[in-house]
Context: one part of a larger RNA
RNA sequence: CGUAGGAAAUUUGAGAAGGCCUGACGUUAGUACGAGAGGACCGCGUUGGACAUACCUCUGGUGCACCAGUUGUUCCGCCAGGAGCAUUGCUGGGUAGCUAAGUAUGGAAGGGAUAAGUGCUGAAAGCAUCUAAGCACGAAGCCUGCUUCAAGAUGAGAUUUCCAUUAAGGGACGUUAGAGACGAUGACGUUGAUAGGCUGUAGGUGUAAGUGUGGUGACAUACGUAGCCGAGCAGUACUAAUUACCCGAAG
Numbered sequence: 001c002g003u004a005g006g007a008a009a010u011u012u013g014a015g016a017a018g019g020c021c022u023g024a025c026g027u028u029a030g031u032a033c034g035a036g037a038g039g040a041c042c043g044c045g046u047u048g049g050a051c052a053u054a055c056c057u058c059u060g061g062u063g064c065a066c067c068a069g070u071u072g073u074u075c076c077g078c079c080a081g082g083a084g085c086a087u088u089g090c091u092g093g094g095u096a097g098c099u100a101a102g103u104a105u106g107g108a109a110g111g112g113a114u115a116a117g118u119g120c121u122g123a124a125a126g127c128a129u130c131u132a133a134g135c136a137c138g139a140a141g142c143c144u145g146c147u148u149c150a151a152g153a154u155g156a157g158a159u160u161u162c163c164a165u166u167a168a169g170g171g172a173c174g175u176u177a178g179a180g181a182c183g184a185u186g187a188c189g190u191u192g193a194u195a196g197g198c199u200g201u202a203g204g205u206g207u208a209a210g211u212g213u214g215g216u217g218a219c220a221u222a223c224g225u226a227g228c229c230g231a232g233c234a235g236u237a238c239u240a241a242u243u244a245c246c247c248g249a250a251g
Base pairs, nucleotide, nucleotide: 001152005163006162007161008160009159010158011157015149016148017147018146021049022048023047024046025045026044027043033038051106052105053104054103055102059100060099061098062097066093067092068091069090070089071086072085073084074083075082076081110144111143112142117137118136119135120134169247170246171245173189174188175187176186177185194240195239196238197236198235199234200233201232203229204228205227210223211222212221213220214219
C1' cells in the first nucleotide's frame, strides 16, 4: 500500500515445511519344516541406540550484586568490629534463571488409491486363461492421518462484536517482564498490585554482633537452627505509574 467505511477479537485451510530411523530380548515354539544337524513365517510383549521437541520435579553444572571461612596489605585513632585492593584475592557451599549428563514425550496405529505380485468370475478361442467387460487383495513407497506455519490464497476467505463522530480504536508517555540488540511482543497505569520498598514465607548459608561463663592464653561455650540474605511465592498503595498530548472520519 492492497484486501472498496473504520476497528477489535476468534478462525477456515489452498498451500508449504518437518517427521517417517533402527537393534536386542522374551513369547508364540524348540512348534511348522527337516533323517538329523538345525530351525522359522505370522503375531504379541519388553527394553535399548541415535535423532527431535519441551521442561527444570529429581541428579548435577553454572550462579563475578547470596552466606560463611581465610592469607597479605592499606585505611576507619587503638582493641573489638569492619571496608578497599590482591584473577570474583583464595576456598567451601548455593536461591532464581539458564542448562544436560537430568526428566517427559515422539516416529505410530488407522483410512484411501496403487506397484511388483496373488486371486475370483470370465469370454474372444464350446476347453483353458487374473483381463478383454467386471470384481477382490497387495508395500518402510503415494494421498491422508501427526507437528508447525499459513488469506499478499491479489482467488486477498469466514464468524462475532464495537463505532457512526473529535467516535470505536490506536499511538505516544510512564511503571515494567514469562519479552527483548533496536523496533516488536506481553502485563499494568490510582476504578491500580506494574516495578521498587516493607511484611510474611519458601529457600541458601550455617549459629552473627554484643554480653556472660570457663581457660594464663590460643580458644571454647550459653543467650541462639542464630544473624545475614539477588532474582522465588504471597500480602500490603509507603514510592513511582500525574494532568495533558497526537493519529483516527466517510460508504
Model confidence (mean pLDDT): 87 of 100. Large-subunit ribosomal RNA, domain VI from Carboxylicivirga marina, 251 nucleotides, folded computationally. Its Rfam family is "Bacterial large subunit ribosomal RNA". Its family is annotated with ribosome and structural constituent of ribosome in the Gene Ontology. Lineage of the source: Bacteria > Pseudomonadati > Marinilabiliales > Marinilabiliaceae > Carboxylicivirga.